[in-house]
Context: one part of a larger RNA
Molecule: small-subunit ribosomal RNA, 3' major domain
Organism: uncultured bacterium
RNA sequence: UGACGGGGACCCGCACAAGCGGUGGAUUAUGUUCUUUAAUUCGAUGAUAACCGAAGAACCUUACCAGGGCUUGACAUCCAGGGAAGGUCUGCGAAAGCAGACUGUGCCUUUUGGAACCCUGUGACAGGUGAUGCAUGGCCGUCGUCAGCUCGUGUCGUGAGAUGUUAGGUUAAGUCCUUCAACGAGCGCAACCCUUGUGAAUAGUUGUAUUUUUCUAUUCAGACUGCCCCGGUAACGGGGAGGAAGGAGGGGAUGAUGUCAGGUCAGUAUUUCCCUUACGUCCUGGGCUAGAAACGUAAUACAAUGGCUAGUACAAUGCGCAGCGAAGCCGCGAGGUGAAGCAAAUCGCAUCAAAGCUAGUCCCAGUUCGGAUUGCAGGCUGAAACUCGCCUGCAUGAAGUCGGAAUCGCUAGUAAUCGCAAAUCAGCAAGUUGCGGUGAAUACGUUCCCGGGUCU
Numbered sequence: 001u002g003a004c005g006g007g008g009a010c011c012c013g014c015a016c017a018a019g020c021g022g023u024g025g026a027u028u029a030u031g032u033u034c035u036u037u038a039a040u041u042c043g044a045u046g047a048u049a050a051c052c053g054a055a056g057a058a059c060c061u062u063a064c065c066a067g068g069g070c071u072u073g074a075c076a077u078c079c080a081g082g083g084a085a086g087g088u089c090u091g092c093g094a095a096a097g098c099a100g101a102c103u104g105u106g107c108c109u110u111u112u113g114g115a116a117c118c119c120u121g122u123g124a125c126a127g128g129u130g131a132u133g134c135a136u137g138g139c140c141g142u143c144g145u146c147a148g149c150u151c152g153u154g155u156c157g158u159g160a161g162a163u164g165u166u167a168g169g170u171u172a173a174g175u176c177c178u179u180c181a182a183c184g185a186g187c188g189c190a191a192c193c194c195u196u197g198u199g200a201a202u203a204g205u206u207g208u209a210u211u212u213u214u215c216u217a218u219u220c221a222g223a224c225u226g227c228c229c230c231g232g233u234a235a236c237g238g239g240g241a242g243g244a245a246g247g248a249g250g251g252g253a254u255g256a257u258g259u260c261a262g263g264u265c266a267g268u269a270u271u272u273c274c275c276u277u278a279c280g281u282c283c284u285g286g287g288c289u290a291g292a293a294a295c296g297u298a299a300u301a302c303a304a305u306g307g308c309u310a311g312u313a314c315a316a317u318g319c320g321c322a323g324c325g326a327a328g329c330c331g332c333g334a335g336g337u338g339a340a341g342c343a344a345a346u347c348g349c350a351u352c353a354a355a356g357c358u359a360g361u362c363c364c365a366g367u368u369c370g371g372a373u374u375g376c377a378g379g380c381u382g383a384a385a386c387u388c389g390c391c392u393g394c395a396u397g398a399a400g401u402c403g404g405a406a407u408c409g410c411u412a413g414u415a416a417u418c419g420c421a422a423a424u425c426a427g428c429a430a431g432u433u434g435c436g437g438u439g440a441a442u443a444c445g446u447u448c449c450c451g452g453g454u455c456u
Stems, first nucleotide, its partner, number of pairs: 007456007015446002019410005026300008034291002042053002064286007073125001077124002079121005086103007107114002127275002130273002136269001138264003141260001143258001148187006154163003167178003193252004198221007224246001227240005302403001306362007318349003323342002328337003369400001374395007416438007
C1' cells in the first nucleotide's frame, strides 16, 4: 500500500422480509457423472459445467471402433515424361479401389509450343480434430452496468508512498454542491444510438368502400425540475398544476483499470514437441442413441378456477422460388391429388391462434382425471427409418391424489398462464430465439442470511 476479520460506522441489491409460482416425490424428454463396451470421439465441472460448444449424430456430419484399400497422397506449389478434357463398356469387390477394352481428338499459336484438365514418375513437400489454453494472439465468461480505476503539475514524507479521490450534504452514479494544499485532466457514470408510448407535417400502393380515421414510411415537435408551494447556503428533496408521458417515462445496445495462470490449440491463427506405407487419407458397417445407480434442466400431470362435446370472438412477430403452395376433390386422420396465385402491405404458410365467451354433460372416483408403455394398421421425408426419425388411427390405460430435509425465479404489462412464428433443417424440438393474448399479489422495514461499495 493492499487483502482479510464470527472489529466498528454508513449505504445498496428479489439479499432477507411481505407475497405469487415452482424445483426436490411420479412418468417422459434432455445433458452430465459413473459403469459397461471393439468404440460408447473430444471439450465444459461451485458460483462462472451439466437442452453447454451442438441454430438440429439414420448415411454424411464424425473427430471414435472393426474390417477392406492408398502412400507425393483427399488438398497446394514446383520439375520430367505421356495424353485434350470427357464419355461408354467388361471383370473382381460391400464400397473404396484394382485390372483392362473401346470412343473422342477441341481452344490459342510463329507448327515449335502454350492454357485448362487427366495419368505416370522423382523428390522438395503436403497432411495431423496429435500434445501443450501453465508458451500465445484473438474472442468469451465472471465479479458487475458494481462506481470505481488512474495521470500531469504542485505540496508533504529520508523512503515505500500520501494528498487530489478525504470531510459535511446529495444522487442510480467519483452525480452534483459546499469545504479543503491542492489545481486540473483521462478511462468509466450520464448523454449522443435503436425501440416503444403522444401529436403534427409530407408522401402514399399492394392497405382503407369513401373525406375523416386506421395503417405504412420519412422528418419534426414534446419533458427541461421549465412553472407554483414548502425545506435547504447550494446541490437537491417533498408536494401540486398542466400534460399522452414527470423528475433516468419503459426496454435494448453499450461492460473502466483489473481479478480468477477462469474457458477455448476442436472455429480460425500460432510457439515448441511428436507422427510421416501413418497419429495422414478413402470406403463399408457399427458407435456417439448402451444402463444397476446418482445429479442438473425442462415437459406433462395428479383434476371441478377442471375434463369432454357443440357453437362463437379477438393478435403480433416472422418466413417463402431446388420455395410457400390456395380453391376444389379423396381419406376418420396423418396425408394424397390438384394446380391457381406469389420473388410477396398484392399470393401462400394461416379458417391467421389458444386460453376466452355461450350452452350441454361428467359428480369427486385412480374417475369421461392422467397419459406412460405395448400391440396392430397406416402416412411422410429420404438411395436407405433394423440398430436409430417424425406423425396418424384403433386398442391398451402404468406411475401419479400436490411432494422430506432443502432450494429457485419474480417488483408491472412483471410473475403466472395461453398459443403463434423463425433459425438450424431432406426429415426430426418438450430445446433456443423472438412475437403477441389474458393478467395478479406483495414490499412494514433493514435485526438477520448472501453479495457488493465508501470510510475507519